[in-house]
RNA sequence: AAACGGCAAACCCGGGGAAACCCGGCGACGCAAAGCCACGGGCCUACCCCUCCAGAGCGAUCUGGAGGCACGGCAGCCGGGCCGCCGAA
Numbered sequence: 001a002a003a004c005g006g007c008a009a010a011c012c013c014g015g016g017g018a019a020a021c022c023c024g025g026c027g028a029c030g031c032a033a034a035g036c037c038a039c040g041g042g043c044c045u046a047c048c049c050c051u052c053c054a055g056a057g058c059g060a061u062c063u064g065g066a067g068g069c070a071c072g073g074c075a076g077c078c079g080g081g082c083c084g085c086c087g088a089a
Stems, first nucleotide, its partner, number of pairs: 006031002012025005029076001035082003039079003042074003049068008
């Protein structure tokens, strides 16, 4: 510099989930690892739980809001590990 090809963003549709997000279909924004793995860094969400505020109630408690919280998630955020097509090699 090629060749055979590969993957598939966003939108939309169906499904799961509290959500982030994931699965399938459509579709291509892009990707030489956009193949696989949460080991490190980073980022995203907060059902439950904890604290606080307010309201209702005789009370037990209930409702709403705020803050905190990962054992949830992202590999197409980076690093790392493993595997990997073709060519000059």

Predicted 3D model of an 89-nucleotide RNA (c-di-GMP-I riboswitch aptamer) from a soil metagenome.